[in-house]
Context: one part of a larger RNA
This record gives sequence, structure tokens and C1' cells, in this order.
RNA sequence: GAUGAACGCUAGCGGCAGGCCUAAUACAUGCAAGUCGAACGGCAGCACGAUCUUCGGAUUGGUGGCGACCGGCGCACGGGUGCGUAACGCGUAUGCAACCUACCCUUAACUGGAGGAUAGCCCGAAGAAAUUCGGAUUAAUACUCCAUAGUAUCACCAGAUGGCAUCUGAAGGUGAUUAAAGAUUUAUUGGUUAAGGAUGGGCAUGCGUGACGAUUAGUUAGUUGGUGAGGUAACGGCUCACCAAGGCGAUGAUCAGUAGGGGUUCUGAGAGGAUGAUCCCCCACACUGGCACUGAGAUACGGGCCAGACUCCUACGGGAGGCAGCAGUAGGGAAUAUUGGUCAAUGGGCGAGAGCCUGAACCAGCCAUGCCGCGUGCAGGAUGACGGCCUUCUGGGUUGUAAACUGCUUUUAUAUGGGAAGAAAAAGUCCUUGCGAGGAAAAUUGCCGGUACCAUAUGAAUAAGCACCGGUUAACUCCGUGCCAGUAGUUGCGGUAAUACGGAGGGUGCAAGCGUUGUCC
Repeated sequence: GAUGAACGCUAGCGGCAGGCCUAAUACAUGCAAGUCGAACGGCAGCACGAUCUUCGGAUUGGUGGCGACCGGCGCACGGGUGCGUAACGCGUAUGCAACCUACCCUUAACUGGAGGAUAGCCCGAAGAAAUUCGGAUUAAUACUCCAUAGUAUCACCAGAUGGCAUCUGAAGGUGAUUAAAGAUUUAUUGGUUAAGGAUGGGCAUGCGUGACGAUUAGUUAGUUGGUGAGGUAACGGCUCACCAAGGCGAUGAUCAGUAGGGGUUCUGAGAGGAUGAUCCCCCACACUGGCACUGAGAUACGGGCCAGACUCCUACGGGAGGCAGCAGUAGGGAAUAUUGGUCAAUGGGCGAGAGCCUGAACCAGCCAUGCCGCGUGCAGGAUGACGGCCUUCUGGGUUGUAAACUGCUUUUAUAUGGGAAGAAAAAGUCCUUGCGAGGAAAAUUGCCGGUACCAUAUGAAUAAGCACCGGUUAACUCCGUGCCAGUAGUUGCGGUAAUACGGAGGGUGCAAGCGUUGUCC
């Protein structure tokens, strides 16, 4: 000098930031991922209409709309944590002639015909429950089949071009195989195939990173390479069969211990040393271990299966669960916050849109945890008042212009009044336009918040502490104590005149903080 700090004493305000460093310990409760009726069969509940009515009510998807189910998209993002990992994990630079990419953009072509189910609903059954089973019936942008098709895929021929060793394989020819879905307010929008782009990823490699131990010297059997096959989006011992016996290692293999990496941050003149909180990028993980399914994408935090530990329910037959999401609880600890508000803005998902959802986000609450700013008055005022302390004691010094007193100001405080920016719009209307789209006028939308800010009134009114004073190191005297009590970072101090202990007066330093402790330079 610095700090995600803690502790002691003290404390007026604001702005901006930060806030479980320990138990990746266990979790009560609520919320954190839904949305679409403009895909579909429908109609549980609500509202409206209609019909009937014995005036109690009943019926009716007819309308707004819509629980549950089927279907689509999303749930792989966003948010958390740092267990593991010394590794192509990360950083940097390349390569892929060895690869994938939903939604989005551009271009080209197409969107014909047929079928069988199933959930829901209805009827019934089993179970304490979770839930499950049987029968009948029904729809789709769900599923299946047929047709059509090429610059797609495969096989055969062909072989321009390029290169990096294997190689690459354009134009062209023949044969075979694989598509589609409709909705609607008639404006549109969706679906399928192919090519290109964009975005996001996958893989490989050079170099760097990487603290320590040789009281760790040998290590390795899918191990190293080859051939063939399988597998993958893709190369590859990635996997398998066979063959060979290789591969790594004192330039430190292997083993053991530690650790997420980087941009950064702190310090330092720099070199360097330390660090990896907040914010950003990458990686890994989601009670522990394993596994795959779905999907463009996961080996999936709030999905599934199996095993384990733990907790809970049970009618003992069997079931349920996973806060390292946001709050919150217990525990641990020197120590770290509210079971808050809003989707107004920014962004995300779905939707034609209105909109719905969003503990992302934006705000508010708590904490001097830090940084920055402001204030606790200003001017005059000497009989240098009283009191305190010291003293060489009828005196003097000091506290000290300090107080009283006089005048002034009002930041702040209190009260009253006014009062924001953050909001751009989108949707709807009108106009232009072949289509994207563009323009115009008007309306609506603010959690924070009646907050910030401004004005007026009142009145010095509401606001100072902490540590130190032998040297280092700015700041000295008296009293008490008497190697006691104590002090102390270091040197040391204290045994009767202690500027070093305790108190007082005075002083010095910093100041809403001050000091101590821990850690780093």
C1' cells in the first nucleotide's frame, strides 16, 4: 500500500459498489419453464345467449373463452457451484481434402392420393395411496402406405481441376432409393426437398501454461503400430478379430500430494512476486455411482431407468423425494443480508397478434464491508472570566477567542407546497408499396415513487470520536504504584523522584470513523 475480511470502542447523512472465503453439510414452506384454440377431437369450471319450466331449476359447444388429454415449439438458454480435473482442461495460433448445425436469411422446385389406430370422453375393475388395467367409440400439422422428384443418397462409367503423403474428385451418362400438412378473418402463414449464407458447436495439431517431491526410477497389454471389419456427424484402438513387439522415460516417465484455467486484481520504478471474490470467456458438476432414451443439440440442475446412502408416507402389500436456482431454516463458523416489489425498461420462451410465463433482469429492504462526497457552523469578542491543571506560590503560566456576549448563515434537520427523466413504442387507424418495409396523426403503458430534485418557513438549531505521546515516531508534566500491579511490534520499561504501568491536565495524529488481528506485495 491492499483486503469478499473479523474483533473492540464510537457513529449524522447521501451516492456508487460489495456481501457463506467454513459443511459440494441436511433441508420445512413458497416461487424459479412454459406457451399455442390461427394444428385437433372436444367442453370439466366461469360468463353470455337460446329453449323448456311445476319458477326450485333443467337442457343446449350456439358465443366469449378454456381445465385435462392428443399435437407443435421451448425445456441443451437463462440462473448456481468449484467437487473433480496437472488434462489439448485453459490461453494463443493454425488446420479439417475427416465433420454437424433447429429457429433465421437468400435462391430453386414441389405441396397429388389413400389408410389404420390412439389419448380424451363413456362404461367397468384393482389399490390405503402413488397409480394401473379391461371394453366400446373418436380427431389431427400425431402415425403408416402409394404416387411424383433432383445439383440429395447409393452402385457403375468418366475423369477436368487442385493439392498435403493417403488423395481430391467438376461437367456428363446409366440404374436404383427416399418427400410433404394443413390453418385462416382469403391479407397471409405453415409443410417437403436441394444449394448457399449466418450462427453455434465437434475434432486434430504447434507453442505456452502448470506450485512441489527422486527419501517416487522404471512404466505400459488395447499398451505402440499394422491389416480387415464394426461404429460415429466425423478422423482415430473409438471398439473387435488377427499379426508384429512396440510406446514413454534423468530434456524427469510413472507414482504421491496440491489446484478449476484465462482476461484480470494487488504490489512494485521496473523486472518480478502474490492472486483468480464481484464482472466477462472457457471447462466441469447437479444427493453418490452407472446407463441410455428423446431430440438439430443432452449422456439433460427443477426429465427417465438401475444400484447405494439418507429423509418422509403407508392400511406393511407398496410408494414419494433431491435448494451447488431466489428467498428462507438448522448446523458449522471469527464471519456474510429479505420466506420483499414489478414485468415499467433490457433480454429470453411460446404465440399471427393481443398477450401469457420469466426469483433472468430491474428495483426496494438489511450491513460504516469498502470507495467517494457533505455536514457537525461562520465572523467579532480580553476584565485574557469561573473552574481545572502546573508552578520558583500575595505572583505567574496554561486550557484560551475557548466560553459568556453581539451579529450572520441555513448545507443538513423538521414542516408545508410543487414535482421528474428513465417511455422508445409495439398493437390498432390512415397513406405509400410488387414484396420486405416505410411514413403520418392520435391514444395507451412507470415497480422504483409522490422517490430524486426544486421552492418557502423555522431556528445554531439535529450531529465527534478513536488511538497514541521513552527511542524508532508527530506529541510532556503532575499524582498513584514500588521487579508489585501492569506494559510490549522492536529495543525494552517497572526494585520510592517512572515523559514507557494506572489516573489526571495538556498535546499529537487520523476522523464518521479510529485502533487491533489475520493474509499478500
A computed fold for a 521-nucleotide part of an RNA from an uncultured prokaryote, annotated as small-subunit ribosomal RNA, 5' domain.
Its Rfam family is "Bacterial small subunit ribosomal RNA".
The coordinates come from a structure-prediction model, not an experiment, and the mean pLDDT is 82.